[in-house]
RNA sequence: UUUUCGGAGAGUUUGAUCCUGGCUCAGAAUGAACGCUGGCGGCGUGGUUAAGACAUGCAAGUCGAACGGUUUUUCAAGUGUAGCAAUACUCUUGAAAAGCAGUGGCGAACGGGUGCGUAACACGUGAACAAUCUACCUUUUAGUGUGGAAUAGCUCGCCGAAAGGCGAAUUAAUACCGCAUGUGAUUGCCGCUCUCAUGAGCGACAUAUUAAAGUCGGGGACCGCAAGGCCUGACGCUAGAAGAGGAGUUCGCGGCCUAUCAGCUAGUUGGCGAGGUAACGGCUCACCAAGGCUAAGACGGGUAGCUGGUCUGAGAGGAUGACCAGUCACACUGGAACUGAGACACGGUCCAGACACCUACGGGUGGCAGCAGUUUCGAAUCAUUCACAAUGGGCGAAAGCCUGAUGGUGCGACGCCGCGUGAGGGACGAAGGCCUUCGGGUCGUAAACCUCUGUCACCGGGGAAGAAACGCUGCAUAUUAAUCGUAUGCAGCCUGACUUAACCCGGAGAGGAAGCAGUGGCUAACUCUGUGCCAGCAGCCGCGGUAAUACAGAGACUGCAAGCGUUAUUCGGAUUCACUGGGCGUAAAGGGUGCGCAGGCGGUCGUGUGUGUCAGAUGUGAAAUCCCGGAGCUUAACUCCGGAACUGCGUCUGAAACUACACGACUAGAGCAUUGGAGAGGGAAGUGGAAUUCAUGGUGUAGCAGUGAAAUGCGUAGAUAUCAUGAGGAACACCAGAGGCGAAGGCGACUUCCUGGACAAUUGCUGACGCUCAGGCACGAAAGCAUGGGGAGCAAAAGGGAUUAGAUACCCCUGUAGUCCAUGCCCUAAACGGUGCACACUAGGUCUUGGAGGAUUCGACCCCUUCAGGGCCCAAGCUAACGCGUUAAGUGUGCCGCCUGAGGACUACGGUCGCAAGACUAAAACUCAAAGGAAUUGACGGGGGCCCGCACAAGCGGCGGAGCGUGCGGUUUAAUUCGACGCGACGCGUAGAACCUUACCAAGGCUUGACAUGCGCCUGCAUCCGCCGGAAACGGCGUGGCCUUCGAGGGUGGCGCACAGGUGCUGCAUGGCUGUCGUCAGCUCGUGCCGUGAGGUGUUGGGUUAAGUCCCGCAACGAGCGCAACCCCUGUGGGUAGUUAACUGCUCUACCCAGACUGCCGGUCGCAAACCGGAGGAAGGUGGGGAUGACGUCAAGUCAGCAUGGCCCUUACGUCUUGGGCGACACGCACGCUACAAUGGCCGGGACAGCGGGUAGCCAAGCCGCGAGGCGGAGCGAAUCCCCCAAACCCGGUCUCAGUUCGGAUCGUGGGCUGCAACCCGCCCACGUGAAGCUGGAGUCGCUAGUAACCGCGGGUCAGCACUACCGCGGUGAAUAUGUUCCCGGGCCUUGUACACACCGCCCGUCACGUCACGAAAGCCGGCAACGCCUGAAGCCGGUGGGCCAACCCUUCGGGGAGGCAGCCGUCGAGGGCGGGGCUGGUGAUUGGGACGAAGUCGUAACAAGGUAGCCGUAGCGGAAGCUGCGGCUGGAUCACCUCCUUU
Repeated sequence: UUUUCGGAGAGUUUGAUCCUGGCUCAGAAUGAACGCUGGCGGCGUGGUUAAGACAUGCAAGUCGAACGGUUUUUCAAGUGUAGCAAUACUCUUGAAAAGCAGUGGCGAACGGGUGCGUAACACGUGAACAAUCUACCUUUUAGUGUGGAAUAGCUCGCCGAAAGGCGAAUUAAUACCGCAUGUGAUUGCCGCUCUCAUGAGCGACAUAUUAAAGUCGGGGACCGCAAGGCCUGACGCUAGAAGAGGAGUUCGCGGCCUAUCAGCUAGUUGGCGAGGUAACGGCUCACCAAGGCUAAGACGGGUAGCUGGUCUGAGAGGAUGACCAGUCACACUGGAACUGAGACACGGUCCAGACACCUACGGGUGGCAGCAGUUUCGAAUCAUUCACAAUGGGCGAAAGCCUGAUGGUGCGACGCCGCGUGAGGGACGAAGGCCUUCGGGUCGUAAACCUCUGUCACCGGGGAAGAAACGCUGCAUAUUAAUCGUAUGCAGCCUGACUUAACCCGGAGAGGAAGCAGUGGCUAACUCUGUGCCAGCAGCCGCGGUAAUACAGAGACUGCAAGCGUUAUUCGGAUUCACUGGGCGUAAAGGGUGCGCAGGCGGUCGUGUGUGUCAGAUGUGAAAUCCCGGAGCUUAACUCCGGAACUGCGUCUGAAACUACACGACUAGAGCAUUGGAGAGGGAAGUGGAAUUCAUGGUGUAGCAGUGAAAUGCGUAGAUAUCAUGAGGAACACCAGAGGCGAAGGCGACUUCCUGGACAAUUGCUGACGCUCAGGCACGAAAGCAUGGGGAGCAAAAGGGAUUAGAUACCCCUGUAGUCCAUGCCCUAAACGGUGCACACUAGGUCUUGGAGGAUUCGACCCCUUCAGGGCCCAAGCUAACGCGUUAAGUGUGCCGCCUGAGGACUACGGUCGCAAGACUAAAACUCAAAGGAAUUGACGGGGGCCCGCACAAGCGGCGGAGCGUGCGGUUUAAUUCGACGCGACGCGUAGAACCUUACCAAGGCUUGACAUGCGCCUGCAUCCGCCGGAAACGGCGUGGCCUUCGAGGGUGGCGCACAGGUGCUGCAUGGCUGUCGUCAGCUCGUGCCGUGAGGUGUUGGGUUAAGUCCCGCAACGAGCGCAACCCCUGUGGGUAGUUAACUGCUCUACCCAGACUGCCGGUCGCAAACCGGAGGAAGGUGGGGAUGACGUCAAGUCAGCAUGGCCCUUACGUCUUGGGCGACACGCACGCUACAAUGGCCGGGACAGCGGGUAGCCAAGCCGCGAGGCGGAGCGAAUCCCCCAAACCCGGUCUCAGUUCGGAUCGUGGGCUGCAACCCGCCCACGUGAAGCUGGAGUCGCUAGUAACCGCGGGUCAGCACUACCGCGGUGAAUAUGUUCCCGGGCCUUGUACACACCGCCCGUCACGUCACGAAAGCCGGCAACGCCUGAAGCCGGUGGGCCAACCCUUCGGGGAGGCAGCCGUCGAGGGCGGGGCUGGUGAUUGGGACGAAGUCGUAACAAGGUAGCCGUAGCGGAAGCUGCGGCUGGAUCACCUCCUUU
């Protein structure tokens, strides 16, 4: 520069994120099948299952020009019979034609089918045969002479049901057999040439052996009685030599799974000889030797025809081997040979077996995996068709015959391709469907309607190509002696199954021709109705429990279209087995460690060779297919032509860098020698002290020991304590360090001996001797096993004591194996740095161990350099992140090991090892849509830090006990209406249940309704009043009165239609409102920055605050909602104004203003915020109180306050009425009141408020009543009047500790008030009665100052009342706070997490129930391939052959010989029988674990320090999770200490 080609992802683990990782989807394809549907044509294609069984027909014959016969017909000649004759019939001969069986030849070994077997030289590819054969065909050489004997057929006889067979006689040939000839061939020998070995080719010579067949046509001369000889042509025949095509054999390379198949092999491996074959060869045999194959996978098992190709894929690959083509194998199953050029033969033979059929029961017959067809099987696969016209095949000289090969047609949407089912116009858009916010939208220019067209199908008419040959006729040329024949050429004639074809013309009429799937996401396409975790859907995620775009129906829409979906299978996506193109610290994955054979890989230089490698040439790589260009069917599919390609293999030539090999050299890798120091490296022997325990003795007395607290235990028989002595075993304090050594496990007192390794320095030596390492070998903590010792302490098991609901545990007291030694096993660990080994490269800083050097010194004290180790922090880089970072998890190389979703399963079975325990190796069925890693935000922790709150503590007063009130539960009831349920339901909705309220119950009524609006029709009628019935509602009856314009309007009532009505359901469909965390200090955003991302930063940190309040710092800078302030009340002052008899002041009332801001001073702090103290001030650090409630949480509460979607009722779930109920009462709970008394009760006297309310009201004075109250009526719509005397308090008196002069429940009697009405069911008064109760268990509540406590007053609701409640008001008026350890709640930071419905979380195991698959199991039943022995068909081969035999030879013609046959014997031999084993499958009482299954049982093991940190290995024990012992790990929280690092 040119050309060609070319790779897409998505869903699903989480609260969210990144990663790992599986599952699933979108694509293409099919010999397909199934469901729904279906107009036409072309080209293809169609038993994938039972190589199951097959009725019937056909699929291999042909040649008379090889041969003898025979049948029929015709013709000719002749004879005979009948007849007068024509003629008819019979016989003989000849000719012609057609047929038939047989002899003979060729074919039948091709073509056609199938894929059983086969893992093999079967196939593919490339070579070899000097180790071979080959009919027909082609070329070429030489011949084709002369004799003979039979035998089918036919005829006759016999046997048999048949199939078939036997005998006799007779006959021909291109059938068979001699002889001759010998171009040649074979054999022997000699010579020459050539080759990769055995050898091959050619030539000469010699003897021996070895051939043949004729048929048909033509013919002049000559011969012959004739046939014919003879000549000639064609076709044959024989012996050779070549060719082509075909076949056989051998070799290299290539292509399945399994090692839970590791050893296999006796003709096995080789040799000599022989036999056999077309041919090499153990192919076969005798003898000899002992070999041959195998980890680069022998042997065994399983599966399978192989290939060109096909499908898929970007490719590399993966899967596959239908159709077409090449090849192999097979032909009912097994065996065998015969014939032949070729077979061990699909439509041949023999034998055995199974099956089926015929039978006269004696015996026979058969083989569709040829074409059709039947049956069975199966999800499933066609006509018992036409023709040899074409192409091809067999035979023939040819005509021709045969050909289910083939060419056609038929059936099947099975596939690919093409066409059609109409085209144009046509509405502010019909009808109808669907939806609707009721306006409309949509189906929709769609239809109707108008104007056209005419493909396909239909009707009528016409109509090619596929056909060229052969042959026949005629002519020409060649051959020939020739006009025959043959060959070639030219001309003419003849031949079509398909074909009722393709194609063309005309006609008619939009007429006959559209479905299927989908519409939650992936994935294009949405609404309504029904249903209500039901019915159902589903590829994955998942939908459905009353508003389902996910089910079902409908409408609409989307996609494809004569098809569309589904199912199955393959590839793809899947880089998810990774060559292209992956990984292994924590996700699955580094072997426990080393040594090391094979294997793989390997330093520097030189020379050579040319293995790999590269280049060129050449042979091959069949055709078809794929690709490109073109051509033919109207197009396409399809077909044809040409090219390219076939990425491969072989051969030749060349190159020589790299690789390999050979040789030579080198020293940088590796190693050896020398010197030196360091070390818990290993083994053996010996020694030592401290401590525990025990024993003896002394002193000594009542306890010791142990725990959270105890108890068991020990001790007056003297323990513990203490002193002395002794015994014995085990382990070695301090030193000691993230220090050292070792391959790992591991190693720690001291001394000696033996011994391994590493390191430093120096010079010398060897000369690549190296690295890694499957298999192998060795080592390998603890526990455990065996034998024998030992046994102090500790301590599984065991016993006891505690704890506990239990406690097979944690704690305590005892205590055996064991722990120790020797020897032998075991061989596993969280055997971990969870990081294989070796080498190289890639910034630093710092500490430490060992060595060397330099410099400097008294001194290696420090310093600098360097080598080898051990740690930490970091750069680049890597990583999903965490993190790693010269000790790599960076960058590379070499080698080994390992991984491929989770569970099942560190399992089963099998094998190996082990005394055992068990170890190593290691699946499947089945189940799931995840399992997982790191990090993030929360939440949580019986984790940590900081802080706050009447949270605790310090106080005061209560509750819990009593009686009563009220509410709730429960119970009861006809009904006890409903709601609210931890805090945050329970004096709550209810700030007033006798009727009403009222929603509940019973009974009685009404049905356009108790209430609203509209329409139609009727109506002077409603209301009021009286009477009757009734419980009332309601029903019935009746009187009187008013207006009138006699139309109408309005009203009322009635009837009817729309509709009303519902305290019926859903607060989990909702609005609104409210509670709660919580008046807690938090919750967020923009921009920027950091992180792949979720997210972080800001908001963390240091201070400070009531406060995310403020200050400082800071990759942040700002901002919003909250906090605070602004608002109201109150406390001080001022101003203004003010009435209710008048005036002034104060008070008061109303309005306005001032005042407080850490402003000032001092101190503390970092001199910031702020805090502490002080001054002033009425008030001081938010002065006090209120209102105000961030983002959000609790599907919190309310459909019964109201509103409201949906559903439900409509002579009732609506409405009216009376009565009842909401007030029940064995009980339980909550909130209160009153008390239990002397800080008190009672009596008398005396004093001081504030907020409020009042006309259907508050009600004064006065009078009556003991009193509730009554009478009364002034005043007041209220700073005026009234409610309204406040009470506690003060003074005086009394009571004297008692169930009382406390307490007042309960009950009785009599009254008062309200009201239609106090029985259920009101309140009050008086008298009488006088209960429980003497300060309240566990537990629990409120309150930090004008607060608690105590005292009364007012108000709302309201006829009255339950007022002890609630909302307010004032009066009197405390105590305590050292503080934050603990309880509760909350805020911030941090940490762990397996939680995210967020600890009221998650989750483990036994047991019980159901379902499923699997293992074991006494056995039972099959299958497969071998082995040993017995038997042994057919058949080949060998032997024999006394029986039999035409050809040739001899002969005396009797026979003999040569040669052969039958028969018999033998080897081999399919099958069968017997036997013991192997492998494999099915089944099996019972048994074992596993998986799964909305609400079963027992516990609580794990996740937080999971409440005893967890886990690994091992051992014991236990209902179970599990517990305990020993050793190990951190994948343990927390606190402290040590060390190191970073920063200052």
Molecule: small-subunit ribosomal RNA
Organism: Rariglobus sp.